[in-house]
């Protein structure tokens, strides 16, 4: 320096034009002699930032910010 992959709820991921999901972990409540097990709720998302295309964008395109990981170069 280039290439490649990624950024989505607190913590790990799926999704990939049509109002955004799972586990897990919190919080409430049930169960129990109890409980970190089991059951039932809830609550949490400017989906990296800015533009653009679209009827319509998390997604598709540009460009930028950061994480990775390879490579180049110089010591």
């Nucleotide at each position: 320096u280039g290439c490649g992959g990624g950024g989505u709820a607190g913590a790990g991921c799926a999704g990939c034009g049509g109002u955004a999901g799972c586990u897990c972990g919190u919080u409430g409540g049930g169960c129990u002699c109890a409980u970190a097990a089991c059951c039932c709720a809830a609550a949490g998302g400017u989906c990296g930032u800015a533009g653009g295309u679209u009827c319509g964008a998390u997604c598709c395109c540009u460009a930028c910010c950061c994480c990775c990981g390879c490579u180049a170069c110089c010591a």

A computed fold for a 75-nucleotide RNA from a Bacteroidia bacterium, annotated as transfer RNA.
Its mean pLDDT, the model's own confidence on a scale to 100, is 84.
The sequence was found in a public genome assembly.
The source organism's lineage runs through Bacteria, Pseudomonadati, Bacteroidota and Bacteroidia.